[in-house]
């Protein structure tokens, strides 16, 4: 885009066309084929007329009955014509059925037209009707009468047939004409007064319609490959309108088929229709042509025509009627009904027109036809209003939210119009006739003119008028493809979905809403076809790696084929002719108001004929040599087959030497060995394979081929250019060859070695390793026929820049002890130009440019499976599907990530060390458990002395209970009340509730300030979401990386730069370089610290001077020192030596306080982990509002069988205890720190100076000296518990710290495993601070004192960086993914069988009917009945083949 559509929602009008695609299923009812009285007999019914009788009576009318076919007419009947047309359907049919083109010398044709001739004379019967009878009916039987244009003879007649004679023609059989003879078949009348008209018979011709034959054309399966007995042909007959095996007798054995016979499946064919640029593909509904069919099967009759839709007979199935004896029927005609189905209409009107039949005509009939009805089911047209109108209204919706945007000029409102519809009025065309009347013309009857008269549709189309915007819009979609976005609801639910895919709490994807987009009386969905799809490729594709080259050769058919000439005209091309129905498409024109629709004209493909052309292809003829082949000479080779020969190795046998092991492995064991192995020497035997040469080598068609020699056989190359003369290329089938393994028979068996056995390994180990070992490996003969049979690249020919090795030839030059150069063939390699290719790559050995032929491919899985067939001894091979399922499978390349890949290099990463953890007790955090609650968060590294740098109340978020609801706080407004406030008191655990008393200022007297209460608006939430977020943080990692601009390369992703070499702590630097630069990182700049200088000099310092003390910088003083503070200096591989291109590295270097980054800190690139935090804070969304808010009392966060992390103290003598004694730094201090004094054993208390600080206070310990303890659960260790206290605080019960006395647990150095640290570090010792009333601090953050050991080194573990490689990974190895098993669902193969179907065959039976025979019965006869025979539908029976369904069980497959 299309449709005979259907379904959903919706629907105003008209025109034109359309409407059972399914059950060729079954049908009630009505209608669809009759007509002619001018063929005939006749008169049941109707009308007219005549007659008779009767009745009523207005005596000439009416009515009733009967009679007469006299007339009009006419049911039924005889007869003629029609019924073979028209209408329906598509079952069957793969066929001369259809289309197209021819032929019939092999045919027919009623009605129609033309021509000619004729119609004389006889006879006969049967219906109707009457009578009788049978039957329920349908219907039938017998007898009798009768007409015709019915039937039959006779006469005549030009058909036709048989001979004779003559002539002519063609296309094989043959055909035509003339003439004479013989045989031989005709007829009908009717109407009219008449003229005349309509008919009848024969013959010839025409027209129309048919019949037959032939070429060509149009379908699927080869998993259908062979088919055929009237089969193919002949002769002779029969039959037919006619040819013909159409049928029959006889004779022959043919005929068809890979150019697809036969079989099976499917199907009416064509004009045309849809689609497409076309070529094609698909379809065959309506309309037209042809065919076939009429319940199913068969058969003939009649007829011009039928094997007959509304005829007949028979058989069958079905339905109906029945009195059970018998009968009837055939909508695939129009309506209509049931059924089936997703689905398809009225039991309408009319013969007015067109057409048909009959008729002389009027006319009759006509479900053909014309109309109407129903249905948006299609195409076309029209309308549902037009213009103005901004306060951009209200309302809805949205968010950027005091407002804005949008619906939206939309509405309202104003002006205007009136199609369609509604109402009223008018009102067609289609009608021309025929007939009849009349007139005219001509020669009879025709023709012409006038008049008359005919409309179903229809009062329709159309026209006029009137009212009035009045009565008329929906559907689908809005994630991308694809045009159109927001809100709410929902929460992997409900749902959507054409593909990709949406939905798990912010959904433009679900549902609703607002808005938007598309189309519009329609819009969507579904189904189907074509297109897009160059995705079956003729136009117009491919095959190295994506699917695809046959394993290889020879060769049949076939296809294709060198140079030049002649000829032919099959292909080809052109002119002309015939045909190509109409309709349709297309082009031009015309008619309905336009269009759709309709009308007129034109045009094409194809097929056939004819005339011509001769380039090309083909045929034929005769030539040529370049393709191909032959010949002579030479050459190389693991080419094949057969025979012979050889040495080494291995194993075995025998003998010698010799002794305890050998062998084997990662390590072992099995095994062998004292019965003497292994090792070694000698001799011998056997089988198999051929070291070195050996190569990037050679040969062969491929598989493949390797010791040496000989014989036979094959191919190839070079040189010469004598010969043949296109002999060529390819090659479906076919034939042959064809590695290894395998099979059969026989032999052989040294080695190796499936299976098997044992030993190991392992969780297991039906493996890898080891020890053995059968088949096999070898030979002969036969089979098999596969492979990653690979160059994953079919064969052949020609052409297209080059460079360079190599193998085998030929020629030339140079050289002649040289092995060098050039040219030319063949083979086998490498690199590359153009070109090709998706890229990788290929590139004269093409995957380039062309030609020819063959083979093969068409998404993945299912599956190279199943079934069938062919081959095979088997194994198995060849051929080779489908159902079902997926939205991919795949190629090449890119960037990452990863690897029990490689290279280089780092890090307390390992190693080397020191000290710990893991065992104990306790502290603390966590898990778990418990609980009313044990609030919450953090969870590998990167949670667990973490948030918390202070949980008894508070904190507090949790639990229980008691209260409040403008609320605990604040702001604004209104109203009410009162100062505020204080004191006292009651209930209560408190919060809270209540009572009493006291108690203002300013004022322009309205009020204001202040407080309380009430109301309203703003509250409040540690409720949820860290996966909506900001901010902040951890980690990789202080790792050296991460990027950009321009250029260049690549189709692109992307690369280059950033790679390489050297170097560095470093992408630090240097060199190199299609790159050149730059940014974020590194480094540096900042702080602390180590040295020095300058300046400054108190509260610090004290060398000199002075004063002074028991002593002391205590005082004067000083600016030297220390120190404090500020500002500077200093270090840069600067210098020297060595190495290096350089960068740089290096040195017991110099100098220096410090040396190669001096030490420490701050500083954390692009990013990763949806890492952490909504409970620090902020914030979107959601949720709660007498509670999820808030206040209070109490409890809990402190629980305790357990488990883990982090710590403290220990287990002791490098120690404990006692005594004595020395030296810091960072810091803190006013509700503080507290000297000092006094009391207390002590915590502490009571007094009490100084100090907001270089001034006062807090201030060391380890170390050191002396003494004691002597290895013990202790003078170690201090848990736990009892008692007594101190302090803080409203309050130490749950649940504080400290002190004293007493008690004195575990623990004797800690399994697997694991942590920290490289120097002022580890270890060890104490001190300070924050938080804080106090403190559960052994924690955290700082400070100083004492002060080590070790690093060979980078193999390994962990983490990381760079380069490279492989990849089927990319939420990236914690990846991906395979198979079994378990479970559900689905389709399918096999299967004992069972069921069904179509077709064929044999046998039996055999209706109707044609034909034939007979015919004793009937008939005067002709003839017939009857009987028989042949054939046959149907039926029965039998055995097979094929196809399908189902099937216990079973096999694999797919999805989850």
């Nucleotide at each position: 885009g299309a449709u005979g559509a259907a379904c959903g929602c919706u629907a105003g009008c008209g025109g034109c066309a359309g409407g059972c695609u399914u059950a060729a299923c079954a049908c009630a009812u009505g209608c669809a084929a009759g007509u002619c009285g001018c063929g005939g007999g006749g008169c049941a019914g109707c009308g007219g007329g005549g007659g008779a009788u009767g009745a009523g009576c207005u005596u000439g009318c009416u009515c009733a009955u009967c009679c007469c076919g006299c007339c009009g007419g006419c049911g039924a009947c005889c007869g003629g014509c029609g019924c073979a047309c028209g209408g329906g359907u598509g079952a069957g049919u793969a066929a001369c059925a259809c289309g197209u083109a021819u032929g019939c010398a092999a045919c027919c044709u009623g009605c129609c037209c033309c021509u000619g001739u004729c119609a004389g004379g006889g006879g006969g019967a049967c219906a109707a009707c009457c009578c009788a009878c049978c039957g329920a009916a349908a219907g039938g039987u017998g007898g009798g009468c009768u007409a015709a244009a019915c039937c039959c003879g006779c006469g005549u007649a030009c058909a036709u047939c048989c001979g004779g004679a003559g002539g002519g023609g063609g296309c094989a059989u043959c055909c035509c004409c003339u003439u004479g003879g013989g045989a031989g078949g005709a007829a009908a009348g009717g109407a009219g007064c008449g003229a005349u008209c309509c008919g009848g018979a024969c013959a010839g011709g025409g027209a129309u319609g048919g019949g037959c034959a032939u070429g060509c054309g149009g379908c699927g399966c080869a998993u259908u490959a062979g088919c055929u007995a009237g089969a193919c042909g002949g002769c002779g007959g029969g039959g037919u309108a006619a040819c013909g095996g159409c049928c029959c007798a006889c004779c022959g054995u043919g005929g068809c088929g890979a150019c697809g016979a036969u079989g099976c499946g499917u199907a009416g064919g064509g004009g045309u229709u849809c689609u497409g640029a076309g070529a094609g593909g698909a379809a065959g509904g309506a309309c037209c042509c042809c065919c076939a069919c009429a319940c199913u099967g068969g058969u003939a009759c009649u007829g011009a025509g039928a094997c007959a839709c509304g005829g007949a007979c028979c058989a069958g199935a079905c339905u109906c009627c029945u009195a059970c004896g018998g009968g009837a029927g055939g909508c695939a005609g129009c309506a209509g009904u049931g059924a089936g189905g997703a689905a398809u209409a009225u039991u309408g009107g009319u013969c007015a027109a067109u057409g048909g039949u009959c008729g002389g005509g009027a006319g009759a009939c006509u479900g053909a036809a014309c109309c109407a009805g129903c249905c948006a089911a299609g195409c076309c047209g029209c309308g549902u209003g037009a213009g103005g109108g901004a306060a951009g209204a209200a309302g809805g919706u949205a968010c950027a939210g005091c407002g804005u945007a949008u619906c939206g000029u939309a509405a309202a409102c104003c002006u205007c119009u009136u199609u369609u519809g509604c109402c009223g009025g008018g009102g067609a065309a289609c009608a021309a006739g025929a007939g009849c009347u009349u007139c005219c013309a001509c020669g009879a009857g025709u023709g012409g003119g006038a008049g008359u008269g005919u409309g179903a549709g229809c009062g329709u189309a159309c026209c006029c008028g009137a009212a009035g915007a009045a009565a008329a819009a929906g559907c689908a979609u809005c994630g991308g493809c694809u045009a159109a976005c927001u809100c709410c609801g929902u929460g992997c639910c409900a749902g959507c979905a054409g593909c990709c895919g949406c939905g798990g709490u912010a959904a433009u994807a679900c549902g609703g809403a607002g808005g938007a987009u598309g189309c519009g009386a329609g819009c969507g969905u579904u189904a189907u076809c074509c297109g897009g799809a160059u995705u079956u490729a003729u136009u117009g594709g491919g095959u190295u790696u994506a699917a695809a080259g046959g394993g290889u050769g020879c060769g049949u058919a076939g296809g294709c084929g060198g140079c030049g000439a002649g000829u032919u005209a099959a292909g080809u091309c052109a002119g002309c002719g015939g045909u190509a129905a109409a309709a349709g498409c297309c082009c031009g024109g015309g008619g309905c108001u336009c269009a759709a629709c309709c009308c007129c004209g034109g045009c094409c493909c194809g097929c056939c004929g004819u005339u011509g052309a001769a380039a090309c292809u083909g045929g034929c003829u005769g030539g040529c040599u370049u393709g191909a082949g032959u010949u002579g000479g030479g050459g190389a080779a693991a080419g094949g087959c057969a025979g012979g020969c050889g040495g080494a190795a291995u194993g075995c046998g025998c003998g010698g030497u010799g002794u305890a092991g050998c062998g084997g492995u990662g390590a072992a064991a099995u095994g062998c060995a004292u019965a003497g192995a292994u090792a070694u020497c000698g001799c011998g035997c056997a089988g198999a394979a051929c070291c070195c040469c050996g190569a990037u080598u050679g040969c062969g068609a491929a598989g493949g081929c390797a010791g040496c020699c000989u014989g036979c056989c094959g191919g190839c190359c070079c040189c010469a250019c004598a010969c043949u003369g296109a002999c060529g290329c390819u090659g479906a089938g076919g034939c042959a060859c064809g590695a290894a393994a395998g099979c059969g028979u026989g032999g052989g068996u040294a080695u190796c070695g499936a299976a098997c056995a044992g030993g190991a390994u392992u969780a297991g180990a039906u493996a890898c390793c080891c020890u053995g070992g059968u088949a096999g490996u070898c030979c002969a003969c036969g089979c098999a026929g596969u492979a990653a049979a690979c160059g994953a690249u079919g064969a052949a020919u020609g052409c297209u820049u080059g460079c360079u090795g190599u193998c085998c030839g030929g020629g030339g030059g140079g050289a002649u002890u040289u092995g060098c150069c050039c040219c030319u063939g063949g083979g086998g390699g490498g690199c590359g130009c153009a070109g090709c290719g998706a890229a990788a790559g290929c590139g004269a050995u093409a995957a380039g440019c062309a030609u020819u032929c063959c083979a093969c491919c068409u998404g993945g899985g299912g599956a190279g499976u199943a079934c069938g067939c062919c081959g095979g001894c088997a194994a198995c091979g060849g051929u080779g599907a489908a159902a079902c399922u997926c939205a991919a499978a795949g190629g090449a390349a890119u960037u990452g990530a990863c690897g029990g890949g490689g290279g280089c290099c780092c890090g307390c990463a390992c190693a080397a060390g020191c000290g710990g953890a893991g065992g104990a007790a306790c502290a603390u955090g966590u898990g778990g458990u418990u609980u009313a609650a044990u609030u919450c968060g953090a969870u590998g590294a990167u949670a667990c002395g973490c948030g918390a740098g202070g949980a008894a109340c508070c904190u507090u978020a949790c639990c229980c209970g008691g209260g409040c609801u403008c609320a605990a706080a604040c702001g604004c407004a209104a109203c009410c009340g009162g100062a505020a406030u204080g004191u006292a008191u009651c209930c209560g655990a408190a919060a809270g509730g209540g009572u009493a008393c006291a108690g203002c200022u300013c004022u322009a007297c309205g009020g204001a300030g202040c407080c309380g209460g009430u109301u309203g608006c703003g509250a409040g939430g540690u409720g949820c979401u860290g996966c909506a977020u900001g901010g902040u943080u951890g980690u990789c990692g202080u790792c050296a990386g991460c990027u950009c601009g321009u250029g260049c390369c690549g189709u692109g992703a992307g690369g280059u730069g950033u790679c390489g070499g050297c170097u560095u702590a470093a992408g630090u630097g240097c060199c190199a370089u299609a790159a050149c630069g730059a940014g974020c990182g590194c480094a540096a700049c900042c702080c602390c610290u180590a040295u020095c200088g300058a300046c400054a000099g108190u509260u610090g310092c004290u060398a000199a001077c002075g004063a002074g003390u028991a002593g002391a910088g205590u005082c004067g003083a000083g600016g030297a020192c220390u120190c404090u503070g500020u500002c500077g200096a200093g270090a840069c591989u600067g210098c020297c030596g060595g190495c290096g291109c350089a960068a740089g590295c290096u040195g017991u270097g110099a100098g220096g306080a410090a040396g190669g980054c001096g030490g420490g800190g701050a500083u954390g690139a692009c990013g990763u982990c949806a890492a952490a935090u909504c409970a620090g804070c902020a914030c979107g969304g959601c949720c709660c509002u007498u509670a999820c808010g808030u206040c209070c009392g109490g409890g809990g966060c402190g629980a305790c069988a357990c488990a883990c992390g982090u710590g403290u103290u220990a287990c002791a003598a490098u120690g404990g205890c006692g005594a004595c004694u020395a030296c810091a730094g960072c810091g803190g201090g006013a509700a503080g720190u507290c000297a000092c004094u006094u009391g207390g054993c002590g915590a502490c208390a009571a007094g009490g100076a100084g100090c907001g600080g270089a001034a006062c206070c807090c201030g060391a310990a380890a170390a050191g000296u002396c003494g004691u303890c002597u290895c013990a659960g202790u003078u170690c260790g201090g848990a736990u518990u009892g008692g007594a206290g101190u302090c803080u605080g409203c309050a130490a019960c749950u649940c504080g710290a400290c002190u004293c006395c007493a008690u004195g647990a575990a623990g004797u150095u800690g399994g697997a495993u694991u942590c920290g640290c490289u120097a002022g570090u580890a270890a060890u010792c104490g001190c300070g601070c924050a938080u804080c009333a106090g403190c559960c601090a052994u924690g955290g953050c700082g400070c100083g004192g004492u002060g080590a050991a070790u690093a060979c080194g980078u193999u390994c573990c962990c983490g990381g960086g760079c380069c490279u490689u492989g990849u089927a990974c990319a939420c990236a190895c914690c990846g991906c993914c395979c198979g079994u098993c378990a479970a559900g669902c689905c389709a399918u193969g096999g299967a004992a069988g069972c069921c069904g179907g179509g077709g064929g065959u044999g046998c039996c039976u055999g209706a109707a009917g044609u034909g034939c025979g007979u015919g004793a019965c009937c008939g005067c006869a002709a003839g017939g009945a009857g009987c028989g025979c042949c054939c046959u539908a149907a039926g029965g029976u039998a055995a097979a083949a094929c196809c399908g369904g189902u099937g216990a069980c079973u096999g694999g497959g797919g999805c989850u």